[in-house]
Molecule: RNase P RNA; transfer RNA
Organism: Allostellaceae bacterium
RNA sequence: CCAGACGGCCGGAUGGCCGCUCUUCGCCCGCGAGGGCGAAGGGAGGAAAGUCCGGGCUCCACGGAAGCACGGUGCCGGAUAACGCCCGGCGGGGGCGACCCCAGGGACAGUGCCACAGAAAGCAAACCGCCGAGCCCGCUUGCGAGCGGGCGGCAAGGGUGAAAGGGUGCGGUAAGAGCGCACCGCGCCGCCGGUAACGGCGGUGGCAUGGCAAACCCCACCGGGAGCAAGACCAAGUAGGGACGGCGGGCCUUUCGCGAGGCCAGGCGCGCUUUCGCGUCGCCGUCCGGGUCGGUCGCGCGAGGCGCUCGGUAACGAGCGUCCCAGAGGAAUGGUCAUCGCCCGUCUAUUUCAGGCGGGGACAGAACCCGGCUUACAGGCCGUCUGGCUUU
RNA sequence: GCCGACGUAGCUCAGGGGUAGAGCAACUGAUUCGUAAUCAGUAGGUCCGCGGUUCGAAUCCGCGCGUCGGCACCA
Numbered sequence: 001c002c003a004g005a006c007g008g009c010c011g012g013a014u015g016g017c018c019g020c021u022c023u024u025c026g027c028c029c030g031c032g033a034g035g036g037c038g039a040a041g042g043g044a045g046g047a048a049a050g051u052c053c054g055g056g057c058u059c060c061a062c063g064g065a066a067g068c069a070c071g072g073u074g075c076c077g078g079a080u081a082a083c084g085c086c087c088g089g090c091g092g093g094g095g096c097g098a099c100c101c102c103a104g105g106g107a108c109a110g111u112g113c114c115a116c117a118g119a120a121a122g123c124a125a126a127c128c129g130c131c132g133a134g135c136c137c138g139c140u141u142g143c144g145a146g147c148g149g150g151c152g153g154c155a156a157g158g159g160u161g162a163a164a165g166g167g168u169g170c171g172g173u174a175a176g177a178g179c180g181c182a183c184c185g186c187g188c189c190g191c192c193g194g195u196a197a198c199g200g201c202g203g204u205g206g207c208a209u210g211g212c213a214a215a216c217c218c219c220a221c222c223g224g225g226a227g228c229a230a231g232a233c234c235a236a237g238u239a240g241g242g243a244c245g246g247c248g249g250g251c252c253u254u255u256c257g258c259g260a261g262g263c264c265a266g267g268c269g270c271g272c273u274u275u276c277g278c279g280u281c282g283c284c285g286u287c288c289g290g291g292u293c294g295g296u297c298g299c300g301c302g303a304g305g306c307g308c309u310c311g312g313u314a315a316c317g318a319g320c321g322u323c324c325c326a327g328a329g330g331a332a333u334g335g336u337c338a339u340c341g342c343c344c345g346u347c348u349a350u351u352u353c354a355g356g357c358g359g360g361g362a363c364a365g366a367a368c369c370c371g372g373c374u375u376a377c378a379g380g381c382c383g384u385c386u387g388g389c390u391u392u
Numbered sequence: 393g394c395c396g397a398c399g400u401a402g403c404u405c406a407g408g409g410g411u412a413g414a415g416c417a418a419c420u421g422a423u424u425c426g427u428a429a430u431c432a433g434u435a436g437g438u439c440c441g442c443g444g445u446u447c448g449a450a451u452c453c454g455c456g457c458g459u460c461g462g463c464a465c466c467a
Stems, first nucleotide, its partner, number of pairs: 001388010012340007020043010045363001049374002052372005057227004070223005075089004090104001091102004105218002110216002112212003127158002129154003134151007166184006185207001186205008231297004241288007249264006266281006304323008342360007393463007402416004410447001418434005440456005
């Protein structure tokens, strides 16, 4: 210098003018709720996003615990309020390397699937092929044997497939085959190391049950449900509910009477209309409770931020100091100007520094809060490391 | 804000691991004097996108995008 890996950080700065919102204070108005003016202070993010996980908080359900169903998680250890996140390790895979990726339990508990092709796809099978040692038949014969076919033997090679019942080599054989042996892989046993996952060594078994569980399922562990439009409080107009008092057509029963009960009449609604049937009951005043519009709280001191020290490889934890840092609610956090700074293009000059002009500045915006994950993002900075080239 | 459902041909929808289909629409031909209807045939697909599991994904899993629906609060 080139190419790359990993980790962390920033997300324009300052000032003027005009605005928005919240809090506090002062003054004024208003009976009050509240409103106006002025001053001071605060006012978006690394993702505020997606709502994918985990918690706080609130309500509902439930005697505790366990279990069924359903859902989730899944190597081991740690960390945490909790987690599917994070940290450290193990195993497997990729890369020359720094380093990266892995939903990474169980397929002799059971069920299911493996299309097409292929002989055969699951307690294997023989299409092409290889063999003629054994048995049978036929032919030849120099009687040693040879050739052809059948009964058969084999799974090395070809072919099909994603996958064909360990791999390579030597021996062995009629041809072959873990049939035998060596190495590798695999299963089992023992010893050693490690908290463990697992690793190392030795022995042993000739190899036995191919894949799929992000198919059902089994095992272990976790989870009660809903969500701030949760939930709590105050409470118009109007409608509706209840209690009390007063007034209200006629008749009957009871009563001395008040009163109570019943029937009829009447109003309204429905059955298309009538007869008829069903349902319902008026007005005024006072009070009570629910509740709509609306308003208030929940709602900003918190698993909080920053700095230092200590423990730990780390995630993280402990201690001390310091700070208070958005709370709107159809939803504020903005607009404009100037200067500086960043990037791109072009022009001038040029060894370089530089200067002029034009353009750009992303993704996106709190809505109860917090810890993560994922996704989007112009441009830029820092640190550690790897490979290569050149020079010394 | 919170909670759900869906995305397959131009439209409406099936298909839920093994070569993507149906109806309507479109196009061509026949029929008719002509049109419609009818008959015969044809074309048309990144199965919303990107990753993963698997031999194999429209289908199973994760993430993203888009569309639609529900809720406050009761007798």